Predicted 3D model of a 328-nucleotide part of an RNA (large-subunit ribosomal RNA, domain IV) from a Pseudomonadota bacterium. The RNAcentral record of the full RNA draws on ENA. The prediction has a mean pLDDT of 88. The organism belongs to Pseudomonadota, within Bacteria.

[in-house]
Context: one part of a larger RNA
RNA sequence: CCGUGGCUAAGGAACUCGGCAAAUUAGCCCCGUAACUUCGGGAGAAGGGGCGCUCCCGCAAGGGAGCCGCAGUGAAAGGGCCCAAGCGACUGUUUAUCAAAAACACAGCACUCUGCGAACUCGUCAAGAGGACGUAUAGGGUGUGACACCUGCCCGGUGCCGGAAGGUUAAAGGGAGGGGUUAGCCGCAAGGCGAAGCUCCGAACUGAAGCCCCGGUAAACGGCGGCCGUAACUAUAACGGUCCUAAGGUAGCGAAAUUCCUUGUCGGGUAAGUUCCGACCUGCACGAAUGGUGUAACGACUUGGGCACUGUCUCGGCCACGGGCUCG
Numbered sequence: 001c002c003g004u005g006g007c008u009a010a011g012g013a014a015c016u017c018g019g020c021a022a023a024u025u026a027g028c029c030c031c032g033u034a035a036c037u038u039c040g041g042g043a044g045a046a047g048g049g050g051c052g053c054u055c056c057c058g059c060a061a062g063g064g065a066g067c068c069g070c071a072g073u074g075a076a077a078g079g080g081c082c083c084a085a086g087c088g089a090c091u092g093u094u095u096a097u098c099a100a101a102a103a104c105a106c107a108g109c110a111c112u113c114u115g116c117g118a119a120c121u122c123g124u125c126a127a128g129a130g131g132a133c134g135u136a137u138a139g140g141g142u143g144u145g146a147c148a149c150c151u152g153c154c155c156g157g158u159g160c161c162g163g164a165a166g167g168u169u170a171a172a173g174g175g176a177g178g179g180g181u182u183a184g185c186c187g188c189a190a191g192g193c194g195a196a197g198c199u200c201c202g203a204a205c206u207g208a209a210g211c212c213c214c215g216g217u218a219a220a221c222g223g224c225g226g227c228c229g230u231a232a233c234u235a236u237a238a239c240g241g242u243c244c245u246a247a248g249g250u251a252g253c254g255a256a257a258u259u260c261c262u263u264g265u266c267g268g269g270u271a272a273g274u275u276c277c278g279a280c281c282u283g284c285a286c287g288a289a290u291g292g293u294g295u296a297a298c299g300a301c302u303u304g305g306g307c308a309c310u311g312u313c314u315c316g317g318c319c320a321c322g323g324g325c326u327c328g
Base pairs, nucleotide, nucleotide: 001323002322003321004320005319006318007317008316010314011313014312019309027051028050029049030048031047036041038146052067053066054065055064056063057062068072080307081306082305083304084303085302086301087299088298092104093103108144109143110142111141112140113139114138120130121129122128147294148293149292150291152224153223154222157221158220159217160216161215162214163213166212167211168210172206173205177201178200179199180198181197184193185192186191225243226242227241228240229239252286253283264280265279266278267277268276
C1' cells in the first nucleotide's frame, strides 16, 4: 500500500449522478393500525408494550412471590419504514457470457380465415403427417393487452371483399392472305408462269382470370388544413369571409418516457430546487385497440420528498486477519 472484517468523540447525507456501500429493522405474543379499494385487499401498514431464571397454585392457559445481569428473540439465523409521481394491470419470460426492463408473454377484447381429405403448416407441386382421433362455444392468422369509462371523422390512395354490362388481354381455336418447293406449260436460250402435295409465315374473328371499371370495407395499411376579419378600454374571438381537402383531430389528456424556444409562467416543497408535485395551454411535433383516459393490488423497474439509521461525508483515527514489500 491492497483485500476482508471490527470499533469510533461531536455532527448525521454536509458525501455523491444517485444514501452507492454500510448502518438501522428483525423472531414470538399482545395492543393498535390511515388514505384508497376491484371490499379480496392495503396489513407484518404505521406506531407501541412484553420476553430470562427459581419457587408456589393450576390439567393447561395463566396467576402469585422472589433472584441475577449493561443486556433475557442474551449466540447464529432473522423485514428498515412512510409520502407522491411515471410505466407496465397482476404471477410469469428474456439478451447462456456487459441490458431483467416501461421489452416479451398474459387472461380479456376485436377483426379475419376455415363446413372437414377444413383453413394453415411440414413434405420431392408426392405419399404421408401435424391440425385432431378436434368440427365454428372448434381450429388458424393478425392486432390490442386485467378492470372501469370509452374508442369520434375520412373509403380519395394502397390492400382486402363483392360485382359483372363495357374496355383491354395469354395459350388455344380460326384461317383471309402471302412465301418456299415443282409435275406441267411457255420460251432458241437465259428465264417466266405454275396445279396437287409437302412446308413456312399469317389478318379478321372466338378466347378466362387479371387490370381498367362499379360498389363495400379503417379494432384493414393509413390520413385527420390554411389565410383574413370581427364584441362600447385593451386583449381575446362565440361570429363572418375565403381557398384547399377523401376528411380536416371529437372525448379525454397535455412543457408529458412526447415541449424546440425552455430553467415557459404561476403555485407547492427547500434558507436556496435546470429535477419533483399541482395547475395553465402558446400541443416546434398528444389523441382514441401502431388504442385514449383513469385505476386498487403487484414491481431486485424509474423519478422526487421525508422519518429512522449510519465512517457516505466534515476527517480522520485505532484494531484484527490475509497479501504485497523490506530484512533474515